[in-house]
The prediction has a mean pLDDT of 81. A computed fold for a 72-nucleotide RNA from Xylogone sp. PMI_703, annotated as transfer RNA. Lineage of the source: Eukaryota > Fungi > Ascomycota > Pezizomycotina > Xylogone. It matches the Rfam family "tRNA". By type it is a transfer RNA. From the family's description: Transfer RNA (tRNA) molecules are approximately 80 nucleotides in length.
RNA sequence: GCCUCCUUAGCUCAGUGGUAGAGCGCAUCACUAGUAAUGAUGAGGUCGCGAGUUCAAUUCUCUCAGGAGGCA
Numbered sequence: 001g002c003c004u005c006c007u008u009a010g011c012u013c014a015g016u017g018g019u020a021g022a023g024c025g026c027a028u029c030a031c032u033a034g035u036a037a038u039g040a041u042g043a044g045g046u047c048g049c050g051a052g053u054u055c056a057a058u059u060c061u062c063u064c065a066g067g068a069g070g071c072a
Stems, first nucleotide, its partner, number of pairs: 001071007010024004018055001026042005048064001050062003
C1' cells in the first nucleotide's frame, strides 16, 4: 500500500428495514442470627462519527475514526 471482518448497556454478546434484548455485573427488597447462595423488582444504551436511500435505518450504501486478520 491492497483486501476482508468487527464497532450495540459497565463487561461478553444477540438482533434485524417498523421507535433494542440476554447473561454476568450494579441498586433496592424478600429470605438468613449474619454473610454467601436463591427469588422478585429496577436503573443503565440517541446501536463509533458524519452523510445518503427510504414513509421509516441499529439494519442498506458511502466517507472518516478505532480494532483484528490476510497478502505484498